[in-house]
Molecule: transfer RNA
Organism: Candidatus Campbellbacteria bacterium CG22_combo_CG10-13_8_21_14_all_43_18
RNA sequence: CGGGGUGUAGCAUAGUGGCAGUGUGCGCGAUUCGGGUUCGCGUGGCCGGAGUUCGAUUCUCCGCACCCCGA
Numbered sequence: 001c002g003g004g005g006u007g008u009a010g011c012a013u014a015g016u017g018g019c020a021g022u023g024u025g026c027g028c029g030a031u032u033c034g035g036g037u038u039c040g041c042g043u044g045g046c047c048g049g050a051g052u053u054c055g056a057u058u059c060u061c062c063g064c065a066c067c068c069c070g071a
Stems, first nucleotide, its partner, number of pairs: 001070007010024004018054001025043006047063005
């Protein structure tokens, strides 16, 4: 310098045009003499910008970060 891939909650991971889920964590409660376990409720997120569209996490473009391949 060129090509490809990934980017979603504190962490891990699904989703793929129509209100974004799951596990774990965290908070509260129940259970216990207390703790742990278990159960219930809650918390919190689409890398940034632009475009297309009635509508974008999803499609397109430009950037940023990381990974891989080539030179």